The prediction has a mean pLDDT of 80. This is a predicted structure of a 74-nucleotide RNA (transfer RNA) from a Candidatus Liptonbacteria bacterium. Its Rfam family is "tRNA". Gene Ontology term of the family: triplet codon-amino acid adaptor activity.

RNA sequence: GCGGGCGUAGCUUAGCGGUCUAAAGCGCUUCCCUGUCACGGAAGAGAUCGCCGGUUCAAAUCCGGUCGCCCGCG
Repeated sequence: GCGGGCGUAGCUUAGCGGUCUAAAGCGCUUCCCUGUCACGGAAGAGAUCGCCGGUUCAAAUCCGGUCGCCCGCG
């Protein structure tokens, strides 16, 4: 340099164009339980989906560019 893959809450992932709101596990906060901790139970906060633009009535999802990481080729 060329080709391919990935980038979604603190972490790991789901979601593959519309059913209104982006879901789950772990973690975090509060409360209950307990003599205390842990376990268990209840509630809650947290991501405008790497960034910019385009297509569409509608985009995390499709297209282009760009940045980062990974793999392969030279």